[in-house]
Order: sequence, then structure tokens, then C1' cells
RNA sequence: AAAGCAAGUUGCCUUAUCGCCUUACCGCAAGGUGAGGAGGAAAGUCCGGGCAACACAGGGCAGCGUACUUCCUAACAGGAAGGCCGUAUCGCUUCAAGGCGAUAAGGACAGAGAGUGCCGCAGAAAACAAACUACCCCUUCCCGACUUGUCAGGGAGGGGAAAAGGUGAAAAGGUGAGGUAAGAGCUCACCGGUCGCGCCGCAAGGGGCGACGCAUGGUAAACCUUACGCGUUGAAAGGUCAAAUAAAUCCCGAUCUGAACUUGCCCGGUUCUGCUUCGGCGGAUCAUACCGCAGGAUCGUCGGGAUGGGUAGACUGCUUGAUCGGGUCCGUGAGGACACGACCAGAUAAAUGAUAGGGAUCCUGAUCAUAUCAGGAGACAGAACCCGGCUUAUAAACUUGCUUUUUUU
RNA sequence: GAUCUCGUAGCUCAGCUGGUAGAGCAAUACACUUUUAAUGUAUGGGUCCUGGGUUCGAGUCCCAGCGGGAUCA
Repeated sequence: AAAGCAAGUUGCCUUAUCGCCUUACCGCAAGGUGAGGAGGAAAGUCCGGGCAACACAGGGCAGCGUACUUCCUAACAGGAAGGCCGUAUCGCUUCAAGGCGAUAAGGACAGAGAGUGCCGCAGAAAACAAACUACCCCUUCCCGACUUGUCAGGGAGGGGAAAAGGUGAAAAGGUGAGGUAAGAGCUCACCGGUCGCGCCGCAAGGGGCGACGCAUGGUAAACCUUACGCGUUGAAAGGUCAAAUAAAUCCCGAUCUGAACUUGCCCGGUUCUGCUUCGGCGGAUCAUACCGCAGGAUCGUCGGGAUGGGUAGACUGCUUGAUCGGGUCCGUGAGGACACGACCAGAUAAAUGAUAGGGAUCCUGAUCAUAUCAGGAGACAGAACCCGGCUUAUAAACUUGCUUUUUUU
Repeated sequence: GAUCUCGUAGCUCAGCUGGUAGAGCAAUACACUUUUAAUGUAUGGGUCCUGGGUUCGAGUCCCAGCGGGAUCA
């Protein structure tokens, strides 16, 4: 220098004409004039909040979610600062294991000293440890050598050990030395680990001293435990009005008089009848006479529910808000406080577009070349109640980092 | 606008509590038959939608994306 990859920032400007949406003014109206009109993600709908309706004594269980610490915030699974961890590269150091430092890019980073489950194949053994080969000791058998009781080799049986080989993702602390028949935290030094004490730090944690030879792995993005948080539903929420319909059908309850019906009662009247001193007394009759009282059920009416039928519009919610701009102060930072200025889309099947010219940027070609000329390129995507985040997409240019190739020193 | 669900062979579907993926139909070859069908035998065929993570190990568990389907006034 070129090419590629990753992360971040910006996300072309302007004029005219013809259209579209909202709004102010003018106009009886048709229409005219002015002003405004997509994004960094408007997207995915993955988190959190506002707002609204409904629910709600308080507590617990269940369910869902989050998970190093402190802080920011309306809130969060987001962000900031810090801690710890492993990885890669480089440097220093140690006999070695390892340790220290720097840089880079990361980490869903509570608990496996509560319990349960799972760990295929391979391998001797995969979780209250175990022994295939090899190692060592003892007994015994075979065979050989000779210095004739020793040595070497092989087989069988008994025992020791967990160092070496091999398997696996993982083999029960590691390295070095001593020790031993061979070995082993068996012993020692260093490293690692566990426990205790006090120091520093708000905390996560750090570093110090002491004790203990210290077998018991991994998996919680398996169930689970601990701590904390969460009521449900979403603008098709909710409110106001208009329009429309079958005084339809079914179920439940009330009303027993509003209508017709039915059952009982003469310890009701009327009526019929016997006696009579004409004042009354007794009997019959609820009917195929009427009224009264008490109940029953039907229809109707009223209230509630279901089915069915109808409507498919308008306004509101709706855009002044955790808003935007630059400034000062506080804070390591995320962020916060203060005052000043600004008003910046509201469509509803869904407006924000098209064409032409000029300019900026980049690419290609012409040109020795700056210039100049000609041709070409511009992504991802589009508001739908509103905000804060996260994630994903993105031409071209710029910034930073890494990789590869070439050239020069 | 809001919510749920699915993606495995050419097609339709299984796959439990992670252990290395099958069934039926279809396809191909052979046998049987004069031939075809049917039948029998054998065979091939898989980026488990894509990418990343957890784990020794992922079709399965977690996260992100892509595509299809359904529901709600």
C1' cells in the first nucleotide's frame, strides 16, 4: 500500500413541477393560501415501566422469573464501576510442579459440606473404590549353569502395593527428594486445598498468621435448595354518542289477582228444607246456582341468564413528554441537579411519493499527471397508545483493531 | 395490534429422563409372471430449519434468528 474480517459513528444536500395526509385562516360552496409530515433501527415483540379496566384484609403454599458485589434508574433479564475466574500471547523466575507481571478478547459468575437422579462405548475399576499387563515378597514345581549351594529363566498358589503401561471427557491432590522387598502423605520441602483467628475494604473480596497430611470427581442451560421479585388483561384496554333488531325461543326467580281455570272449607253468606212461642233453632248444599276465604298450577307482567338475530359507524383515548437542544455545576462512571430556549407525524386499510435539474461523496474509463471530461452507484427498512433497554438487518464513507499478500528501509 | 404452536428420509409421522435416528408409503435392483399389477427378498436415501452456547457428548436443554400454521374485537 492492497484485500478481507470484526467493533463503533454517520445514515447525502438542495430547487422546481405534479400528487397524498394533518392542521390554521379565507370562502355560501367548489376551492385557495400558509405551516408541518418516518427511523437508527419505526423491525422482532425478547425484557421493563407509564396509562386504563377488572380483581384485592393479612399471611402461607403453588406457579413463573432473576442470580459475584456495590451503585444508576420510574423499572428491568438493561447500564456503570469494582471483584474473581479460566483462555491465548509475551516477559521474568524455579531442578520441577508452579508462581509473578503485562496485553488481548471473554465469562447465564449463588449452592454439588441438604437430598434424589444420571455418567453410554472403552477400560481392571466410573463413585460406601478396584487390579488386566507390568512390579515386589513367600511357598512349591520344572529346567539350565557351574564354583554343589548359590545364581538366572519359566509355571502354579498365597499375599503386598497403587508408583509405571493402557482406557476414557473424567482414574481419587501435584512436583522433587528421602524411604521401602516393591511402593504409597509413609516422611520432608515447595505448590494446591480445608478450617480457625484477627487486619483492610460499604460489599464481592484481598493479603497476614496459625492448625490439619488432607480419598470421596463431574453435572443444577437434571430435579432441587437458598435469597429476591411478580395480581390479571391489553388501545381490538377504557369512555361518550349514533345506527340496528324478533316486544323471538329456552331456563330460573318474583308477582297468586292482571286474565281464565282448578282443589278444599257451611266452625261463612245467599239459597233449599224441617220445627216454631214467629224472636229464632236445627239440617242439607261448595254444584250440573252465585258470592266469600284458603291453597294449587297455567298464561301475562317484572327481574336475571343462555341461544338466536342485528349493527360493523363517529368522536375520544392520541400525542407536552421519565420530550428535544445547547449551557453551568456535582459524580471515577452509568447518571443527577439547575435555569434558559423549542414544539417536532398522527394515518385507520392505512398519507409521508414520483419525475426533472444542480451540488457533495465514491467507483470505472480516457489522460504522463493534479485538473478536466464521460458513464455509473447509494443499503436495511418503513410509524399505528407512549416511553427506557436488548437483539437482529444494513450500501457507501470515516475511525480503531486483527489477519493475509506485496514492496521499501 | 396481541397471543399460541410446529419445523426429523421424496411424503405422512415416531423418537420417554441427553448416549450417536427409526416406522409406513414411495424409489431402485432382483425373483415370480407371456406381460403388468399384487407378493417376496435386498438396497440406497438425513447439514434432525439456521447459527451460537451448556455438557465428555445435543434431534432432545438454553439463547438468537428464519419459515409455516392457528386463535382473539
This is a predicted complex of two RNAs, RNase P RNA and transfer RNA, with 482 nucleotides together. Rfam match: Bacterial RNase P class A. From the family's description: Ribonuclease P (RNase P) is a ubiquitous endoribonuclease, found in archaea, bacteria and eukarya as well as chloroplasts and mitochondria. The family's RNA type in Rfam is ribozyme. Its family is annotated with tRNA processing, ribonuclease P activity and dimeric ribonuclease P complex in the Gene Ontology. The coordinates come from a structure-prediction model, not an experiment, and the mean pLDDT is 77.